[in-house]
The prediction has a mean pLDDT of 76. A computed fold for a 265-nucleotide RNA from a Candidatus Dormiibacterota bacterium, annotated as Bacterial large signal recognition particle RNA. The sequence was found by an Rfam model in a public genome assembly. Its Rfam family is "Bacterial large signal recognition particle RNA". From the family's description: The signal recognition particle (SRP) is a universally conserved ribonucleoprotein involved in the co-translational targeting of proteins to membranes. Taxonomically the source falls in Candidatus Dormiibacterota (Bacteria, Bacillati).
RNA sequence: UCGCGCUAGACGGGGAGUUAGCGGUGCCCUGUACCCGCAAUCCGCUACAGCGGGGUCGAAUUCCCCACCGAGGGGGCGUGGCGUUGGGUCUGCUCCGAGCGCUUCGGCGCUGACGAUCGGGUCCUACGCAGCCCGGGUCUGUGAACCCCGUCAGGUCCGGAAGGAAGCAGCGGUAAGCGGUCCCCCGGGGGUGCCGUAGCCAACCUGGUCCGAGCUGGACGAUCGGGUGAGCGCCGGCGUCACGUCAACGACGUGGGGUGCGCGA
Numbered sequence: 001u002c003g004c005g006c007u008a009g010a011c012g013g014g015g016a017g018u019u020a021g022c023g024g025u026g027c028c029c030u031g032u033a034c035c036c037g038c039a040a041u042c043c044g045c046u047a048c049a050g051c052g053g054g055g056u057c058g059a060a061u062u063c064c065c066c067a068c069c070g071a072g073g074g075g076g077c078g079u080g081g082c083g084u085u086g087g088g089u090c091u092g093c094u095c096c097g098a099g100c101g102c103u104u105c106g107g108c109g110c111u112g113a114c115g116a117u118c119g120g121g122u123c124c125u126a127c128g129c130a131g132c133c134c135g136g137g138u139c140u141g142u143g144a145a146c147c148c149c150g151u152c153a154g155g156u157c158c159g160g161a162a163g164g165a166a167g168c169a170g171c172g173g174u175a176a177g178c179g180g181u182c183c184c185c186c187g188g189g190g191g192u193g194c195c196g197u198a199g200c201c202a203a204c205c206u207g208g209u210c211c212g213a214g215c216u217g218g219a220c221g222a223u224c225g226g227g228u229g230a231g232c233g234c235c236g237g238c239g240u241c242a243c244g245u246c247a248a249c250g251a252c253g254u255g256g257g258g259u260g261c262g263c264g265a
Stems, first nucleotide, its partner, number of pairs: 001265006009057003012030004020046005034054005063258006072249001075246013090233001092232001095226004100221002103219006115210008124199005129193002132189006139180004148173004156165003
């Protein structure tokens, strides 16, 4: 160096998830790679970390190690979009109020604004007057089978008689009650009154006098105070998507290196 027979080993690997952890079943990536049984309310194991049975290849294209590349999934951080939830510190929008303005558009005003002062009126209050209403009084009608009054026929009772007693009906009257009441008296009330007197503050209207140029509505702006989170900004939490970045894992692939025993020539 060659041939034959073996053995280690290989016949897929990885990510997320799950798990105390490892591997598998299920999902995804890679891309082609023996078969059967088990398994998510899981299955099998324990750092030599699937188990059981069968089969093929076998020291190299195929096994082992290192470096590079880097599909892919998950993670951290940042930014942005969307969704959802909360806050009321902030600034703005929105809402309310106050005063401000070499801002702006109007109205009133030298035929006199604002202000001051003297009046008048409206309104309001009190009192008076009038009127209306209500109640009471006055006056009047009616008004009691008996248990109200007077007079009490008849009848009744007492009495020898004279005489006396109670008393129904009738008649007359009266109480409560029920009606009426023009006028009159008393009390009370009011969305009563072109009524009178007085009052005062506020509001409004208005006249005279003085003064002599402002007064006022809206918009806008900035300030201050308040309200509101219903809508938006803002801030915070969570979810999702996109982009950027970081670290770890890492298939396929590329390059380099390594690898046992026996027999024979």